[in-house]
């Protein structure tokens, strides 16, 4: 320097003329002025709140969600920091950098793992190697050795099968072999010592392996009313205080399902009829910004300035001029705080690879 990957940031300015909306003042009233006007995801509707009803609202089963520690936040299935595991690269046997991680539990029980394979979890002998023993051939002076078949036992070091197959290396020892003995290593028990903890690190100490799999059913532990701004609130107008029909105090009814409490005292189904109009909730916020306290870091303390959309068949558009990275993926509808999905160009940080100079 050039590629490739990840990550963050940002994602058209500016001005001026008219237009379109809320606001503020003034006021001749629709008129003048002054300010404001979509986003990093506004996208999904996944979580978790905030607020409105239920409604005086507890309790249990069910259900569901989450799962190494330690913190952070209003909360959270979200962040941030460690720690373990696993990939991938560099250094060289042990460490490091970066990636990921749905990271309790398989000695509670139940299940599942096709085929293949001797055998797949109280799991093994098909090839194979050894020891008797029979038959057959070769050698040999003779004891005896050797080849091939077949059979009785031993065996699980070697080899096939499978995704996985009875810890791994080496040594010894055996007829051949095996933790059958040793040495390291692995794994389990005990202590110790470093950490707030998950854990690690040392010694001792036992031949030790009925594996794997829980985003399998299950256990365990912690969490968890319900429905949503089309939630409420209020105002105004109109109609039929309409009609059947079932249940009925041992009853109906009460915002997810079932009991049980507790509350009210009538529900519930059908047919027909009116309205469906405005106002309000509606944006001052677990609100932004600069400095600052503490912290590795999420995030926190104090001060100071700021108010930055509230539309309702849904406003923010149109020319002209300049800059320029020449414009990507895209438009609020109760609000906030994450995740997740898109994403042209720009910057700015990390890792890889290739070049070339020192």
């Nucleotide at each position: 320097g050039c590629g490739g990957a990840a990550a963050a940031c940002u994602g058209g300015a500016c001005a001026a003329u008219c237009g379109c909306u809320g606001c503020c003042a003034u006021u001749a009233u629709u008129a003048u002025g002054g300010g404001a006007g979509a986003g990093g995801a506004a996208a999904g509707u996944c979580c978790g709140g905030a607020c409105u009803c239920c409604a005086u609202a507890g309790a249990g089963c069910a259900a569901g969600a989450c799962g190494c520690c330690a913190g952070g936040u209003a909360a959270c299935g979200c962040c941030u920091g460690g720690g373990c595991a696993c990939c991938u690269g560099c250094c060289u046997u042990g460490g490091u950098a970066g990636g990921u991680g749905a990271c309790g539990g398989c000695c509670a029980g139940u299940g599942c793992a096709g085929c293949a394979g001797a055998g797949a979890g109280u799991a093994g002998a098909c090839c194979g190697c050894c020891u008797g023993u029979c038959c057959a051939c070769u050698u040999u002076u003779u004891u005896a050795a050797g080849u091939g078949g077949g059979u009785c036992g031993g065996u699980a070091a070697g080899g096939g099968u499978g995704a996985a197959a009875g810890g791994g290396u080496g040594c010894g020892g055996u007829a051949a072999g095996a933790g059958c003995g040793c040495a390291c290593c692995g794994c389990g028990c005990u202590u110790u010592u470093g950490g707030u903890a998950a854990c690690a690190a040392a010694a001792g100490u036992g031949g030790c392996a009925c594996g794997g799999u829980a985003a399998a059913c299950c256990c365990c532990g912690u969490c968890u009313g319900g429905a949503g701004c089309a939630a409420g609130a209020c105002c105004a107008a109109a109609u039929a205080g309409g009609a059947a029909u079932u249940c009925g105090a041992u009853g109906g009814c009460g915002u997810g399902g079932c009991u049980c409490g507790c509350g009210c005292u009538g529900a519930a189904u059908u047919c027909g009829g009116g309205u469906a109009g405005g106002u309000u909730g509606c944006u001052u916020g677990a609100g932004g910004c600069u400095g600052u306290u503490a912290g590795c870091g999420a995030u926190u303390u104090c001060a100071g300035c700021c108010c930055u959309a509230g539309a309702c068949g849904a406003a923010u558009g149109a020319u002209u001029g300049u800059c320029c990275u020449c414009g990507a993926c895209a438009g609020a509808a109760u609000c906030c705080g994450g995740c997740u999905u898109a994403u042209a160009g720009g910057u700015u940080u990390u890792c890889c690879g290739c070049a070339u100079a020192u």

The RNA shown here (Bacterial RNase P class A) has 358 nucleotides and comes from a Pseudomonadota bacterium. Lineage of the source: Bacteria > Pseudomonadati > Pseudomonadota. The model forms 97% of the base pairs in the Rfam consensus. The gene name in the source record is rnpB.